SAM riboswitch aptamer (S box leader) from Spirosoma agri, 118 nucleotides, folded computationally. Model confidence (mean pLDDT): 83 of 100. NCBI's taxonomy places the organism under Bacteria, Bacteroidota, Cytophagales, Cytophagaceae, Spirosoma.
RNA sequence: UGCUUAUCAAGAAAGACGGAGGGAUUGGACCCUGCGAUGUCUUGGCAACCAGCCGCUUACUCUACAAGCCGGAAAAGGUGCCGCUUUCCACCCCAGUUUGCGCGGGGACAGAUAAGUU
Repeated sequence: UGCUUAUCAAGAAAGACGGAGGGAUUGGACCCUGCGAUGUCUUGGCAACCAGCCGCUUACUCUACAAGCCGGAAAAGGUGCCGCUUUCCACCCCAGUUUGCGCGGGGACAGAUAAGUU
C1' cells in the first nucleotide's frame, strides 16, 4: 500500500502552546471559528475491537486442550475515540406525489476504527 471481516443514531473536555481558517475528498446545504476554532502537547474521561480472566455450549463422570456468530467482569495489556448521525444531501431501488420540491425506508460508493492477511 492493497485485500477480507465486523462496527459506525449511544458515550466521553479542561489547561497550555499556537494564530487562521476548519468540519476526509468534489459540488451544494448547514454549522464551528480572533469570546482563538482546526492542530500539537499535558491531564482527565468515554468505550469492550483485540489479547488475557471467569462462565456457558459443542460435550460426555472428571480433568486438560480446542472451537463458538454465547454471556460476564475488567479501562494497571494493545489500539481507538471525546462539536454537529461518518454534520446532511448526491448514485440505485421501494413507498409517496399530476409534475417538481420536500419527507420516509432499504442498498451501493466513499470514509473512519478494529482484527486478520499480503